[in-house]
Molecule: transfer RNA
Organism: Vampirovibrionales bacterium
């Protein structure tokens, strides 16, 4: 140079184009305990990697930069 893939929460990950983008785990609070852990209960966290487009309606479909892993030359 040409191709493929992926990019959502502080971390690994989900979501059939359709109600408010969820879960574990991690923070934070309380409960339990003389204290800790451990368990339990509540909660906090989001510009879905920038823009643009197509649709009523996009994390999800389509172009196009970035960032990366991987093939081929």
């Nucleotide at each position: 140079g040409g191709g493929u893939c992926u990019a959502u929460a502080g971390c690994u990950c989900a979501a059939u184009g359709g109600u408010u983008a969820g879960a574990g785990c991690a923070g934070g609070a309380a409960a339990c305990u003389c204290a800790u852990a451990a368990u339990u209960u509540c909660u906090u966290g989001g510009c879905u990697g920038g823009g643009g487009g197509u649709u009523c309606g996009a994390a999800u479909c389509c172009c196009u930069c970035u960032a990366g892993a991987c093939c081929c030359a």